[in-house]
Molecule: SAM riboswitch aptamer (S box leader)
Organism: Paenibacillus spiritus
RNA sequence: AUCUUAUCAAGAGCAGGUGGAGGGACUGGCCCGAUGAAACCCGGCAACCGGCGCGAAGCGCACGGUGCUAAUUCUUGCAGAUACGCUGGAAGCGUAGUCUGGCAGAUGAGAG
Numbered sequence: 001a002u003c004u005u006a007u008c009a010a011g012a013g014c015a016g017g018u019g020g021a022g023g024g025a026c027u028g029g030c031c032c033g034a035u036g037a038a039a040c041c042c043g044g045c046a047a048c049c050g051g052c053g054c055g056a057a058g059c060g061c062a063c064g065g066u067g068c069u070a071a072u073u074c075u076u077g078c079a080g081a082u083a084c085g086c087u088g089g090a091a092g093c094g095u096a097g098u099c100u101g102g103c104a105g106a107u108g109a110g111a112g
Stems, first nucleotide, its partner, number of pairs: 002111007013042001016041003022032003026077001028075002043069004048065003051061004073104001078101004082096005
């Protein structure tokens, strides 16, 4: 790298230090950034796995492994529905951060 499975509408410094120009996975949008991007350190949030305590289920701790720390996974990408509009007999087309299910992605755990 690949497969399976669970979760992804919450939470956490727009005032920390180093750093210097990029970043939000990708596409189309739309945003963030010298009032300092990425990355590293510190702080914080979470409780997936291990651990510890109480214990029936579960609840708690946050010690270890992790992850995260702008915007719903920022939105969208494929299908169906719904609402509105155009033409109107049907059907078709357009708009919608509307709903449902997928695809893709992220993270944990397991497999090989």